[in-house]
Molecule: SAM riboswitch aptamer (S box leader)
Organism: Bacillus mesophilum
């Protein structure tokens, strides 16, 4: 990097450094000098794999992941219907396995 499988309407922030962008892409909308992104420290959420206990549930020890807004909303298709709703797909993210 690609493929397969599963999940994505729940949950969880303080401090420091630093100084202008950020929310994957496009459009919208939004966050941001009352300090974004990033990095560091501490904390927390969750329970995918391993581990342990127990009997298909728990612990949160290890490897990850995550801590504005449903993956922020939409993008393609169908249906209802009237500019909105629903369903599915695509795209994306994460985990585990394989090449």
């Nucleotide at each position: 990097u690609u493929c397969u499988u599963a999940u994505c309407c729940a949950g969880a922030g303080a401090g420091g450094u630093g100084g202008a962008g950020g929310g994957a892409c496009u459009g919208g909308c939004c966050c941001u000098a009352u300090g974004a992104u990033a990095c560091c420290u501490c904390g927390g959420c969750a329970a995918c794999a391993g581990a342990c206990a127990a009997u298909u549930u728990g612990u949160a020890c290890u490897g990850u992941g995550c801590c504005a807004a449903u993956u922020c909303c939409a993008g393609c298709a169908a249906g209802c219907a009237a500019u909105g709703c629903u369903u599915g797909a695509u795209a994306g993210a994460u985990a585990a396995g394989a090449a």